[in-house]
RNA sequence: UUACGAAAAGGGUAAACCCUGAGUGAUCAGGGGACACAAAGUAACAGGGUCUUUUUGACAUGCCGUAAAGUGACAAAAAGAAAGCCUUACUGCCGAA
Repeated sequence: UUACGAAAAGGGUAAACCCUGAGUGAUCAGGGGACACAAAGUAACAGGGUCUUUUUGACAUGCCGUAAAGUGACAAAAAGAAAGCCUUACUGCCGAA
């Protein structure tokens, strides 16, 4: 230096859930709390996937019937969310085998 990750040392982060606040929402911020994490540090303008909102389209539903509105899932586009979904890029603490 590269790989690797110890029943090592010193530390770090904080899922679910609860409270408060922000947002239409995904979700985020603060406090409490720990399921886990050796990159659970950074990047969402690197790729895939997921989720949300809006618009459009066709379909279904609804109705005695037709149309519109509404609702539902689907497709496309746009705008967003998450790095604790996977891959990727960059950076970084410690040092037993």